[in-house]
Source information:
The RNA shown here (transfer RNA) has 72 nucleotides and comes from a Rhodospirillaceae bacterium. The coordinates come from a structure-prediction model, not an experiment, and the mean pLDDT is 83. Its Rfam family is "tRNA". It is annotated as a transfer RNA. Rfam links the family to the GO term triplet codon-amino acid adaptor activity.
């Protein structure tokens, strides 16, 4: 050089066309003498970037850029 695969919340991942979630972490409040456990509520996301397709894209197509694997 070529090939597959992967990108979603601080990290770890789900969501295969129709209203972005889950654990864990974090805040705030309840429980305690205080702490840990537990319960409640709540902040946090340009779905890696662009551009097609469609009435409607994380999801389907194209480039592109990172990352891992294999081949040379």
């Nucleotide at each position: 050089g070529g090939g597959c695969a992967c990108u979603u919340a601080g990290c770890u991942c789900a969501g295969c066309g129709g209203a972005a979630g889950a654990g864990c972490g974090c805040u705030u409040c309840c429980u305690u003498g205080a702490c840990a456990u537990g319960g409640a509520a709540g902040a946090g996301g340009u779905c890696a970037c662009a551009a097609g397709u469609u009435c409607g894209a994380u999801c389907c197509u194209u480039g592109u850029a990172g990352u891992g694997c294999c081949c040379a």